[in-house]
Molecule: glmS glucosamine-6-phosphate activated ribozyme aptamer
Organism: Shouchella lonarensis
RNA sequence: CAUACAUCUAAAGCGCCAGGACUGAUGACAGAUCAGUUGACGAGGAGAGGGCUAAUCGAACUUCGGCGGAUUCCCUCCGGUUGCUGCAUGACAGCCGUAAGCUUCUGUAAAAACAACAAGGUGACUUGUUGCACAAAGACAGAGGUCGCAUGCAC
Numbered sequence: 001c002a003u004a005c006a007u008c009u010a011a012a013g014c015g016c017c018a019g020g021a022c023u024g025a026u027g028a029c030a031g032a033u034c035a036g037u038u039g040a041c042g043a044g045g046a047g048a049g050g051g052c053u054a055a056u057c058g059a060a061c062u063u064c065g066g067c068g069g070a071u072u073c074c075c076u077c078c079g080g081u082u083g084c085u086g087c088a089u090g091a092c093a094g095c096c097g098u099a100a101g102c103u104u105c106u107g108u109a110a111a112a113a114c115a116a117c118a119a120g121g122u123g124a125c126u127u128g129u130u131g132c133a134c135a136a137a138g139a140c141a142g143a144g145g146u147c148g149c150a151u152g153c154a155c
Stems, first nucleotide, its partner, number of pairs: 014068004019064001020038007041058003047077005078097006085154006101146008114131007
């Protein structure tokens, strides 16, 4: 120094690369080989167990393509909550996992990209600083509309 084994750490647009694209060298009619580079920009997202032919939103456009994983989604369970005076119980219908029925309107907040500069590299390219805007879903806040039943008690 390499290899093998063991341990620890590291993550969710997260990790990896045998296709592709690009760069260099050799070669060269054309090919081909080797080495390298690239291969997801932020927003959002965790009750428990299970499920792989189940994974949100937009910006950009090789972010093409492939493999693996993941807080999504579905089922069940646990706990809670809403149903227009309050409390308790029940049935029914939804919803929530620090929030919570359905619906309308308004408001709120990106980063890459791009440009300039600096550093590294033969190069593809990589890292950083500064400047510059522009989203959607969901969430949050505000203002409206709309929706029950039974029994008991109180007002």